Predicted 3D model of a 73-nucleotide RNA (transfer RNA) from Candidatus Zinderia insecticola CARI. Taxonomically the source falls in Candidatus Zinderia insecticola (Bacteria, Pseudomonadati, Burkholderiales, Candidatus Zinderia). The prediction has a mean pLDDT of 80. Its Rfam family is "tRNA". Its family is annotated with triplet codon-amino acid adaptor activity in the Gene Ontology. It is annotated as a transfer RNA.

[in-house]
C1' cells in the first nucleotide's frame, strides 16, 4: 500500500429499513437472613466510533474517515 472482519449500556454481546434500541453479568435501592452469600422485586446507565448521503422512516443501505484485528504485497 491492497482486501476482509469488527466498533451498540461499565463488561460480553443481540438487534436481516418501521412499536419506546434490548439481554446477561456488573452497579444502586428495597425485601429476605443472626451475618455474609444466594434468591426475589424495583431502578439508573446509550448523541449505536465519527462526518455526510439515500428514504416518509436508518444501529441496519451507500460513500468518506478513524481505531482494533486478520490476510496479501
Nucleotide at each position: 500500500g491492497a482486501a476482509g472482519u469488527g466498533g451498540u449500556a461499565g463488561u460480553u454481546c443481540a438487534g436481516a429499513g418501521g412499536u419506546u434500541a434490548g439481554a446477561a453479568c456488573a452497579c444502586u435501592g428495597g425485601c429476605u437472613u443472626g451475618u455474609c452469600a444466594a434468591g426475589c422485586c424495583a431502578g439508573g446507565a446509550g448523541u449505536c466510533g465519527c462526518g455526510g448521503g439515500u428514504u416518509c422512516a436508518a444501529a441496519u443501505c451507500c460513500c468518506g474517515u478513524u481505531c482494533a484485528c486478520u490476510u496479501c504485497g